[in-house]
Molecule: Archaeal signal recognition particle RNA
Organism: Nanobdellota archaeon
RNA sequence: GGGCAGGCUAGGCCGGGAGGUUAGUCGUCUCCUGUAACCAUCAACCGACUUACGAUGGGGCUGAAGCCCGGGGAGAGGUCUGUCCAGGGCUUGCUGGUCUUGGCUUGGACAAUGAUACUCUGUCCUUAGGGACUGGCCUUACAGGGAAUCGGGUCAGGCUGGGAACAGAGCAGCCCUAACCAGUUCGGUUGGUGCUCUAAGGGUAGCGGAGUUGAGGAAAGGUCAAGGUUAAACCAUCAGGUUUUGGGCGGAUCCAUCUUUGGGCGUGCCUGCCU
Numbered sequence: 001g002g003g004c005a006g007g008c009u010a011g012g013c014c015g016g017g018a019g020g021u022u023a024g025u026c027g028u029c030u031c032c033u034g035u036a037a038c039c040a041u042c043a044a045c046c047g048a049c050u051u052a053c054g055a056u057g058g059g060g061c062u063g064a065a066g067c068c069c070g071g072g073g074a075g076a077g078g079u080c081u082g083u084c085c086a087g088g089g090c091u092u093g094c095u096g097g098u099c100u101u102g103g104c105u106u107g108g109a110c111a112a113u114g115a116u117a118c119u120c121u122g123u124c125c126u127u128a129g130g131g132a133c134u135g136g137c138c139u140u141a142c143a144g145g146g147a148a149u150c151g152g153g154u155c156a157g158g159c160u161g162g163g164a165a166c167a168g169a170g171c172a173g174c175c176c177u178a179a180c181c182a183g184u185u186c187g188g189u190u191g192g193u194g195c196u197c198u199a200a201g202g203g204u205a206g207c208g209g210a211g212u213u214g215a216g217g218a219a220a221g222g223u224c225a226a227g228g229u230u231a232a233a234c235c236a237u238c239a240g241g242u243u244u245u246g247g248g249c250g251g252a253u254c255c256a257u258c259u260u261u262g263g264g265c266g267u268g269c270c271u272g273c274c275u
Stems, first nucleotide, its partner, number of pairs: 001275008011062004015033005023050005038058005066265009077254017095236004099227008110216001117212007124202008132193007141184002144181002151176004159168003
């Protein structure tokens, strides 16, 4: 100096990347992709930091083993971009449709408990005349209430006349009456009506009734033709613009992971044995 075995300690490993965020780096967030392989606490108006091991604390494996930097290839994924295809939203324009009539067709609510068609008629309106009900006004009668300063009767007291007897007017009170009040009622007159009768006339879309007939047939859709509207709205086709989503292919870039290659740093200490 080299080798083998044992022990020790520094060291190494216990993930990495993209997006987002940030002046920037790392973390907490989202996503992708690995390993045999960590844990607790903290943090988006945030935590640590300034070419950046996120901070603090703990644990395991390995152990002089390795770590760091760069290039090439394969390759999952992200970001940007080009192109093609497909779809959606918004918008512009053209055309057509919507409405009416008719033909064809689909349809089949309803229909022998009677479709359709025809006739008559009620419901509706007008005129004329009655009734019923219900108001206003006038009026007759009745019973009740009521009661006159300027109505009646009787008139205490008081007053007037008188010598007196007595006479006169007369307030209050009492009796009665006219007004007045509300009610019922004979009658007249004039209105009203979710009512009704009669006669004449009109009308009949809808609904109802009667008669005759006796099997169809309403709505709605499609299509064709003619007309109409083209102001708006809606729907459909087509074309253009813009925006967005997804997919295919290509390019650039960052790159998990695998692989290959170059460089840098490191490869220590103790004990025993062999050479």